[in-house]
RNA sequence: GCCUCACUAGCUCAGCCUGGUUAGAGCGCCACUCUCAUAAGGUGGAGGUCGGGGGUUCAAAUCCCCCAUGAGGCA
Repeated sequence: GCCUCACUAGCUCAGCCUGGUUAGAGCGCCACUCUCAUAAGGUGGAGGUCGGGGGUUCAAAUCCCCCAUGAGGCA
């Protein structure tokens, strides 16, 4: 230098191929409950402008382009 892949909640990931319902799960966090107390268990809650910018579209996490970061491969 070229190619491929990844990027979504504090962490680990699904959803993207095939655009349209309120953006989800587990763990973690907070409150309550339970207990003599702690842990475990139970109930509820908060937390995302889907890596950044632009484009296409009535409508974009999803399609296209550029950029950043990380991983792998080729030279």